[in-house]
RNA sequence: GCCCGUUUGGCUCAGGGGUUAGAGCUUCGUACUUGUAAUGCGAUAGUCAUCGGUUCGACUCCGAUAACGGGCU
Numbered sequence: 001g002c003c004c005g006u007u008u009g010g011c012u013c014a015g016g017g018g019u020u021a022g023a024g025c026u027u028c029g030u031a032c033u034u035g036u037a038a039u040g041c042g043a044u045a046g047u048c049a050u051c052g053g054u055u056c057g058a059c060u061c062c063g064a065u066a067a068c069g070g071g072c073u
Stems, first nucleotide, its partner, number of pairs: 001072007010025004018056001027043005049065005
């Protein structure tokens, strides 16, 4: 330099054009306990990497950029 893939709460990930973007873990509160852990219940937390385009409508499709990973030379 060229090609491919990934980017979504603090972490790991779903979501394959249309109602309010969800799950597990973590964190906090609370119940239980002599106390801790475990368990139950509840809560907080996302400008869906950035910009632009297509569309009535974009996390989702297209392009560019960035970061990370892999391959080729």
This is a predicted structure of a 73-nucleotide RNA (transfer RNA) from Aneura mirabilis. The gene name in the source record is trnT-UGU. RNAcentral records the identical sequence in 2 taxa. The RNAcentral record of the sequence draws on ENA. Its mean pLDDT, the model's own confidence on a scale to 100, is 81. Rfam family: tRNA. Rfam classes the family as a transfer RNA.